c-di-AMP riboswitch aptamer (ydaO/yuaA leader), 165 nucleotides, folded computationally. Rfam family: c-di-AMP riboswitch aptamer (ydaO/yuaA leader). Rfam links the family to the GO terms regulation of gene expression and cyclic-di-AMP binding. It was read from a public genome assembly, where an Rfam model found it. Of the family's consensus pairs, 96% are formed in the model. The prediction has a mean pLDDT of 75.
[in-house]
RNA sequence: GGCCGUCCGCCGCCGAGUCCGCGCCGCUGUUCCAGAGCCGCGCGGAGCCGGGAACCCACCGAAACACGGGGUGAAUCCGCCAGAUCCGCAUGCGCGGUAGGCGGUAGGGCCUGCUUCCACGCCCGAACCCGACAGCUAACCCGGUAGGCGGACUGGAAGAGAUCA
Numbered sequence: 001g002g003c004c005g006u007c008c009g010c011c012g013c014c015g016a017g018u019c020c021g022c023g024c025c026g027c028u029g030u031u032c033c034a035g036a037g038c039c040g041c042g043c044g045g046a047g048c049c050g051g052g053a054a055c056c057c058a059c060c061g062a063a064a065c066a067c068g069g070g071g072u073g074a075a076u077c078c079g080c081c082a083g084a085u086c087c088g089c090a091u092g093c094g095c096g097g098u099a100g101g102c103g104g105u106a107g108g109g110c111c112u113g114c115u116u117c118c119a120c121g122c123c124c125g126a127a128c129c130c131g132a133c134a135g136c137u138a139a140c141c142c143g144g145u146a147g148g149c150g151g152a153c154u155g156g157a158a159g160a161g162a163u164c165a
Base pairs, nucleotide, nucleotide: 010151011150012149013148014147018046019045020044021043022042023041024040026038027037028036047145048144049143050142051141052140057135068133069130070129071128072127077104078103079102080101081100086097087096088095089094107124108123109122110121114159115158116157117156118155119154
């Protein structure tokens, strides 16, 4: 000097996931207390987020088979591997469902003071929950306020605000 990793501080990103107060316990601190600060637990509140829930409106509008239905979320849908495998139905042709890989896609995020638009570029396109049950929906009722990452920084236009004079 370089690379990798860990901890703290600061800054930033996805996301509703932020802020305030009270009580208890412990720590720092103090000669000892108090005040103050911090951690944990419990409770309450503000803000934000989600669900249920009338009139009205919507649905109720082919039959049979198979497939229950619904919610949070950007996370849907399509094709191929392929006649996967497996499961269900079936006399059979076959039909429906499920898992994996690849490609695309509705849609979503970032590009660093903030908002909007444009261009370039980089990503995501998951996961989980309810439990036979829910269209919308005022009053009303119920619940959540987590978790996971990154860091020296593309360009242009407009706006607001802050700071300075």